[in-house]
Context: one part of a larger RNA
RNA sequence: CGCACACGGUGGAUGCCUUGGCGGCAGAAGGCGAUGAAGGACGUGUAAGUCUGCGAUAAGCCUCGGGGAGCUGACAAAUAAGCUUUGAUCCGGGGAUUUCCGAAUGGGGAAACCCACCGCUUCGGCGGUAUCCAUACCUGAAUACAUAGGGUAUGGAGGCGAACCCGGGGAACUGAAAUAUCUAAGUACCCGGAGGAAAGGAAAUCAAUUGAGACUCCCUAAGUAGCGACGAGCGAACGGGGACUAGCCCUUAAGCCUAUUAUAUUUUAGUAGAACAGUCUGGAAAGUCUGGCCAUAGACGGUGAUAGCCCGGUAUACGAAAAGGUGUUUUAGGUGAAAUCGAGUAGGGCGGGGCACGUGAAACCCUGUCUGAACGUGGGAGGACCAUCUUCCAAGGCUAAGUACUCUCUGCCGACCGAUAGUGAACCAGUACCGUGAGGGAAAGGCGAAAAGAACCCCGGAGAGGGGAGUGAAAUAGACCCUGAAACCGUGUGCGU
Numbered sequence: 001c002g003c004a005c006a007c008g009g010u011g012g013a014u015g016c017c018u019u020g021g022c023g024g025c026a027g028a029a030g031g032c033g034a035u036g037a038a039g040g041a042c043g044u045g046u047a048a049g050u051c052u053g054c055g056a057u058a059a060g061c062c063u064c065g066g067g068g069a070g071c072u073g074a075c076a077a078a079u080a081a082g083c084u085u086u087g088a089u090c091c092g093g094g095g096a097u098u099u100c101c102g103a104a105u106g107g108g109g110a111a112a113c114c115c116a117c118c119g120c121u122u123c124g125g126c127g128g129u130a131u132c133c134a135u136a137c138c139u140g141a142a143u144a145c146a147u148a149g150g151g152u153a154u155g156g157a158g159g160c161g162a163a164c165c166c167g168g169g170g171a172a173c174u175g176a177a178a179u180a181u182c183u184a185a186g187u188a189c190c191c192g193g194a195g196g197a198a199a200g201g202a203a204a205u206c207a208a209u210u211g212a213g214a215c216u217c218c219c220u221a222a223g224u225a226g227c228g229a230c231g232a233g234c235g236a237a238c239g240g241g242g243a244c245u246a247g248c249c250c251u252u253a254a255g256c257c258u259a260u261u262a263u264a265u266u267u268u269a270g271u272a273g274a275a276c277a278g279u280c281u282g283g284a285a286a287g288u289c290u291g292g293c294c295a296u297a298g299a300c301g302g303u304g305a306u307a308g309c310c311c312g313g314u315a316u317a318c319g320a321a322a323a324g325g326u327g328u329u330u331u332a333g334g335u336g337a338a339a340u341c342g343a344g345u346a347g348g349g350c351g352g353g354g355c356a357c358g359u360g361a362a363a364c365c366c367u368g369u370c371u372g373a374a375c376g377u378g379g380g381a382g383g384a385c386c387a388u389c390u391u392c393c394a395a396g397g398c399u400a401a402g403u404a405c406u407c408u409c410u411g412c413c414g415a416c417c418g419a420u421a422g423u424g425a426a427c428c429a430g431u432a433c434c435g436u437g438a439g440g441g442a443a444a445g446g447c448g449a450a451a452a453g454a455a456c457c458c459c460g461g462a463g464a465g466g467g468g469a470g471u472g473a474a475a476u477a478g479a480c481c482c483u484g485a486a487a488c489c490g491u492g493u494g495c496g497u
Stems, first nucleotide, its partner, number of pairs: 001496009015482001016446002020417002022414007029406002031160002039101003042055003049075003061095006070083003106115003116129005131157009164195001165193005175182001179229001205212002216243005226234002247398003250342001255335005262328007270318003276291003280287001292309002294298001300312003347371008357383001378393005433440002453481001456468004
C1' cells in the first nucleotide's frame, strides 16, 4: 500500500412526519378613500432586540352582550408590579382616541422633514387656508355697456385595489419552411371609464311564399357555406336543442336608488350534548384477552403504540343587548328625463374601417371629406341591380334573469405535494444578499411522551472537547440532537506484497 472482516468518524440520502402550499365544491362578499385610504415612518411594555397589537387615551380607553377562573400577546424562562366571583384575562357588536408621511390638499421638499398666514382661545391649544368641475352670488380690465379675469359660499371629484367588462389607441417576434398582401391579432401593451357584474336588448330583425318574434350564454349546425399570394391560414349564418325569461317610455312609465313600516330569513360571540371496566405485555395501552354500554353521535383531531364510550368535538336541539345583509311589504323623496316620434338625417361620390367576407358581382353597418331626399298617397330591408311579393318603421331613451371573474371571508373535499417536492417563501421571505437603477433573489423544518435539557466529581486554558455520575424506555435520543445510505477518512485483526 492492497484485499477481507469488525468497529468508528464524516456526510445528510432514504423512511416516517407536517405547522405550509396546490387544486376544487358550496355559500358569502365584491370594494376602501378628503369623516384622510392602500401602504409606510416613528413611537408605545417593569424590559435591550424582533414579530404581533396599538397610537401621546399608544399589547390599550368607554359601553352593550357572551363567558366563568384565572390573567398581564409571541420569540422567552424568570423578575418586578399588579388585576380578578363588586366577574378579570378572553370572544363578539357599537363608540372614543388614532403622532408623522402618503391622493396629501396652507407653501416648500432629498416621503415620514422645513417654513407660514387668518380666526378663535381657558394661552394648553383648536379650527381654516390645494387644484379642478358644477351651482349661486359679489366684484371687475384693455373698452362706454359688456366680456375676459378675480373672489366668496355650497356640493362633488382626485388616490388605491387580483381578475372579470366596455370604449379610445395599438405592435413585433412568429407562420407562410424566403418575402411584401396575409398571419400572429385587434393579441401583448398604453390610456379612459364603470359595476358587482359589465356589455347587449324589445326589430327600419330574420325568414321564404310556410312562418318566427328583444337581448345574453351554452350545445349543435360545422371546420360546413364561404374568404384566402384560393398559399399559410381565416371561418360564419339560417335552422334545431337548452339556460333564463319582461317588458316599457318620451301622453311623466317600467324599473332603479335613498330613507322608512311590518314580517321572514341570515351574518357577526356562544350553550347543552349519550355511552367502560378489568386482565396481560409494555416506559406508557388506545394493542391482547374477558365481560359490558351508547348511537339521529362509528366525521375528524388529540391523549406516553392503533380509543364510538378519556379529552375536544360530532348527530341533534337551542341562542343576540347591539350592529348589519337579503326577500316580500307600507309610505315619502329622488332618478329615469333627453325631448316632442327623431334632417345636415337616410341615400350618393371620393378615401378608409367593421362585418368569417383581403374590392371582389359586394349587399349591410360606421364615417374623414364633398353633397343631399321623402314625410305613411311615405320610407328601409330581403347579399350588385330591376320588378313583383314579403317583412319591418332608422336618424330619442330605460330595462332584471340566464353569462364572466376571485384580492378576500366561512365551511368542506382531494387515486394533489410532503422540505432539491409543494408558493420564490412550512423557519421573522420578497427577508439576507446582488445591482447606480429598473430589477434579480436565496439557503434554512424534525431531541424526548414529558426538559425530566445532564446536580456533583475528574482532565483541560475559569476553554473547546471529553470521561464518570444522574435523568430517561432509549443518551450511538445530549441540544451540530428521529432514522442516519453512499462518496471520503480512520482504528483493530487476518492475509498478500
The part of an RNA shown here (large-subunit ribosomal RNA, domain I) has 497 nucleotides and comes from a Pseudomonadota bacterium. Lineage of the source: Bacteria > Pseudomonadati > Pseudomonadota. The full RNA is in RNAcentral, with records from ENA. Its mean pLDDT, the model's own confidence on a scale to 100, is 85.